[in-house]
RNA sequence: GGGCGAUUAGCUCAGUGGGAGAGCACUUCCUUGACGUGGAAGGGGUCAGUGGUUCGAAUCCACUAUCGCCCACUA
Numbered sequence: 001g002g003g004c005g006a007u008u009a010g011c012u013c014a015g016u017g018g019g020a021g022a023g024c025a026c027u028u029c030c031u032u033g034a035c036g037u038g039g040a041a042g043g044g045g046u047c048a049g050u051g052g053u054u055c056g057a058a059u060c061c062a063c064u065a066u067c068g069c070c071c072a073c074u075a
Stems, first nucleotide, its partner, number of pairs: 001071007010024004018055001026042005048064005
C1' cells in the first nucleotide's frame, strides 16, 4: 500500500428497512440470624462518526476513525 471482517447497555452478543432487545452485571423489595442461592420489580443506549438513498435507516450506499485477519513491499 491492497483486500476482507468487526464496531448495538458496564461486559458478551442477537436484531439485515417500520416496536432497540437477551444473558450476565447493577439498584430496590421479598426470602435468610447474616451472606449466598432463589423470586419479583426497576434503571441504564444520540446502535463508532459524517454525509447520502428512502415516506421511513442500527439495518442499504460512500467516506472517516478504531480493532482484527490475509496479501504485497521494504531494511

Transfer RNA from Rubrobacter radiotolerans, 75 nucleotides, folded computationally.
Its Rfam family is "tRNA". From the family's description: Transfer RNA (tRNA) molecules are approximately 80 nucleotides in length.
RNAcentral records the identical sequence in 2 taxa.
The coordinates come from a structure-prediction model, not an experiment, and the mean pLDDT is 83.